[in-house]
RNA sequence: UGAGUCGGCCGGGUGGCCGCGGCCCGGGCUCGCCCGGGCUGAGGAAGGUCGGGGCUCCGCAGGGCAGGAUGCUGGCUAACGGCCAGUCGAGGCGACUCGCAGGAAAGUGCCACAGAGAACAGACCGCCGAUGGCCCCUCGGGGCACAGGUGAGGGUGAAACGGUGCGGUAAGAGCGCACCAGCACCCCGGGUGACCGGGGUGGCUCGGCAAACCCCAUCCGGAGCAAGGCCAAGCAGGAAGAGAGCGGCCCGCUCGCAGACACUUCCGGGUUGGCUGCACAGAUGGAUGGCCACACAGGAGGACCCCGGCAACGGACCUCUGGACAGAACCCCGCCUACAGGCCGACUCACCAC
Numbered sequence: 001u002g003a004g005u006c007g008g009c010c011g012g013g014u015g016g017c018c019g020c021g022g023c024c025c026g027g028g029c030u031c032g033c034c035c036g037g038g039c040u041g042a043g044g045a046a047g048g049u050c051g052g053g054g055c056u057c058c059g060c061a062g063g064g065c066a067g068g069a070u071g072c073u074g075g076c077u078a079a080c081g082g083c084c085a086g087u088c089g090a091g092g093c094g095a096c097u098c099g100c101a102g103g104a105a106a107g108u109g110c111c112a113c114a115g116a117g118a119a120c121a122g123a124c125c126g127c128c129g130a131u132g133g134c135c136c137c138u139c140g141g142g143g144c145a146c147a148g149g150u151g152a153g154g155g156u157g158a159a160a161c162g163g164u165g166c167g168g169u170a171a172g173a174g175c176g177c178a179c180c181a182g183c184a185c186c187c188c189g190g191g192u193g194a195c196c197g198g199g200g201u202g203g204c205u206c207g208g209c210a211a212a213c214c215c216c217a218u219c220c221g222g223a224g225c226a227a228g229g230c231c232a233a234g235c236a237g238g239a240a241g242a243g244a245g246c247g248g249c250c251c252g253c254u255c256g257c258a259g260a261c262a263c264u265u266c267c268g269g270g271u272u273g274g275c276u277g278c279a280c281a282g283a284u285g286g287a288u289g290g291c292c293a294c295a296c297a298g299g300a301g302g303a304c305c306c307c308g309g310c311a312a313c314g315g316a317c318c319u320c321u322g323g324a325c326a327g328a329a330c331c332c333c334g335c336c337u338a339c340a341g342g343c344c345g346a347c348u349c350a351c352c353a354c
Base pairs, nucleotide, nucleotide: 001350002349003348004347005346006345007344008343009342010341013294014293015292016291017290018289020041021040022039023038024037025036026035027034028033029032043325047336048335050334051333052332053331054330055224056223057222058221059253060252062251063250064249067220068219069218070217071216072086073085074084075083076082087101088099089098090097091096102215103214107213108212109209110208111207124154125153126150127149128148131147132146133144134143135142136141162180163179164178165177166176167175181205182204183202184201185200186199187198188197189196190195228276229275230274231273237267238266239265240264241263245257246256247255296323298321299320300319301318302317306315307314308313
């Protein structure tokens, strides 16, 4: 100098004029409006409503079925599917990033197309044919490929039941052996742990999918501020079911309502208000904005002169432009998504110079 990685922060400033919501004070009055003054009034995401909690109601929210969520380890947290630190795996030269990361050696199931065969497999081509069979024979043997053997070679496939070599064999094969890889078990060392490092034994060689069912572990009762509480106004009950129960799917408690006035279904009638819940903004279909001026970050363009430089170019100067995403609605903690532009810090790689 160029190309990147990670983290944090800001996301408009000043002034003038006009305007908006809430509360308080004073005044006016035709009584629910007006005038004046003061204080106060959006975000990093207020957004999506995805996870969790508070709060409220459902009699209690205890056990279970069903259903759902989560899924490496340790910690943080009120809690979480969040955060921090780590392990393992994958990607990158690297800083670093990403991970839907339990179990496939419990069981069931699936593995398209191609292929002979897709999971305790499979003879299509090829190889062999020792043994048995058939044929020839100069009796040494030779031939055929019928039985049969063979997963070493070819071919198909995302995947074909460890790899290389030597031995072995009729041809072959972990059939035997050496090394390598994996797995299981055992031991030693390190770590709280996931796990890591090392050694030994066993031919054990066991495909993938759990974002298929399932198994294991942990967690979850339901509904939500249109929750709920108070006040006011208004109304009309009827029919059927069941036949003693009902109140969450079941159980438990025996708390409540019922015992023909509970409950269930249907028809019909009334209401569509206020206050509260509710906050150091607040709610009511929803206020926090608009215009102008001045600078400012930034962007685009521009010939000379001025400054730096050999130059390219940069600075200064001039003109134009110029500030995104978005808008609390019960509250809080997170996550995710959107975002013009700018600032700061740490780090990596490449090249050059000293």